A computed fold for a 72-nucleotide RNA from Candidatus Chisholmbacteria bacterium RIFCSPHIGHO2_01_FULL_52_32, annotated as transfer RNA. The RNAcentral record of the sequence draws on ENA.
[in-house]
RNA sequence: GCGGGUGUGGUGUACCGGUAACACGACUCCUUGCCAAGGAGUAAACAGAGGGUUCGAUUCCCUUCACCCGCU
Numbered sequence: 001g002c003g004g005g006u007g008u009g010g011u012g013u014a015c016c017g018g019u020a021a022c023a024c025g026a027c028u029c030c031u032u033g034c035c036a037a038g039g040a041g042u043a044a045a046c047a048g049a050g051g052g053u054u055c056g057a058u059u060c061c062c063u064u065c066a067c068c069c070g071c072u
Stems, first nucleotide, its partner, number of pairs: 001071007010024004018055001026042005048064005
């Protein structure tokens, strides 16, 4: 330099065109003599960044950034 892959809440993953789900974690309450466990609930990501297509995009296209793999 060229090609490919990954990038979604604090963490790990799902969804892969129709206003983002699950687990763990955090916080509040209940239960308990206390802790743990258990139960109920709350907050937290607009999807690496920017732009385009579309009525509508995390999902398609372009550019770009980071990391990983391969080639020269």
The same sequence occurs in records of 2 taxa.
It matches the Rfam family "tRNA". By type it is a transfer RNA.